Model confidence (mean pLDDT): 84 of 100. The RNA shown here (c-di-GMP-I riboswitch aptamer) has 83 nucleotides and comes from an uncultured Woeseiaceae bacterium. It was read from a public genome assembly, where an Rfam model found it.
RNA sequence: GAUGAAAAAGGGCACGGCGUCCUAAAGGGCGCUUCGCAAAGCCACCGGUCUACGGUUUCUACUACGGCAGCGGGGUUACCAUC
Numbered sequence: 001g002a003u004g005a006a007a008a009a010g011g012g013c014a015c016g017g018c019g020u021c022c023u024a025a026a027g028g029g030c031g032c033u034u035c036g037c038a039a040a041g042c043c044a045c046c047g048g049u050c051u052a053c054g055g056u057u058u059c060u061a062c063u064a065c066g067g068c069a070g071c072g073g074g075g076u077u078a079c080c081a082u083c
Base pairs, nucleotide, nucleotide: 001083002082003081004080012037013036016033017032018031019030020029021028022027035070041076042075043074045073046072047071048068049067050066054063055062056061
């Protein structure tokens, strides 16, 4: 530096559910549990996607300055093993 296909060793995280708190919502925090994950560690840069307080709109609806890192890409850091 590359690979993790398989086999380990030490482990780690936590979809969803329940309880509780924050929030306009999406969603997030904490505790218990656990579907899975070799980066399911971190970053909103790109694509995608969710919500719409507020703003716009004749109606319908549109809109991110708000989110999603467990949607994909990318960046960056890293245990063990093998080469």